Background:
This is a predicted structure of a 74-nucleotide RNA (transfer RNA) from a Candidatus Dormiibacterota bacterium.
RNA sequence: GGGCGGAUAGCUCAGCUGGUUAGAGCGUCUCGCUUACACCGAGAAGGUCACAGGUUCGAAUCCUGUUCCGCCCA
Repeated sequence: GGGCGGAUAGCUCAGCUGGUUAGAGCGUCUCGCUUACACCGAGAAGGUCACAGGUUCGAAUCCUGUUCCGCCCA
């Protein structure tokens, strides 16, 4: 330098054919339970969907560019 894959909650990851409000597990916090802790149950907080632009009535999703990470080729 070229090709492919990836970037979504603090961490690991889903998200179907573009559709109205973006999710799960773990973690954190609160309450219950317990003498207490753990486990368990209930609830809550937490998001620039990497960034910028474009298409569209509507974009995490499609298109273009940029950045970063991984793999392969040279």

Rfam family: tRNA. It is annotated as a transfer RNA. Gene Ontology term of the family: triplet codon-amino acid adaptor activity. Model confidence (mean pLDDT): 81 of 100.